[in-house]
Molecule: c-di-GMP-I-GGC riboswitch aptamer
Organism: Solirubrobacterales bacterium
RNA sequence: CCCGACAAAGGCACCCUCGUCGCGAGACGAGUUCGCAAAGCCAGGGGUCUCCCACGGAGACAGCCCAGCCACCGAAG
Numbered sequence: 001c002c003c004g005a006c007a008a009a010g011g012c013a014c015c016c017u018c019g020u021c022g023c024g025a026g027a028c029g030a031g032u033u034c035g036c037a038a039a040g041c042c043a044g045g046g047g048u049c050u051c052c053c054a055c056g057g058a059g060a061c062a063g064c065c066c067a068g069c070c071a072c073c074g075a076a077g
Stems, first nucleotide, its partner, number of pairs: 002077001003074002011036002016031006034063001040069002044066003047061006
C1' cells in the first nucleotide's frame, strides 16, 4: 500500500412519523434503526427522478453505479 475478521473502540442512520423549507423531485431538524468498512466528502462520467416557456433549459438524488479526495483498526492473505 492492497485487503476486510464471529477482532476492538467507535461512527453513520433506511423505511416510517412529526415540524420547517421547496411548484416539485427532495432537503434540514428531532424520533426511529433496515442496513453500511468509507452509508465520510465530492455532481466529473453514467443512470433514475422533478419542474418549465418542453427543438431545449433549470433542478434533485452519492444509502444506484463508476471515478476522484480524505480517514479509524490491524486478524488471515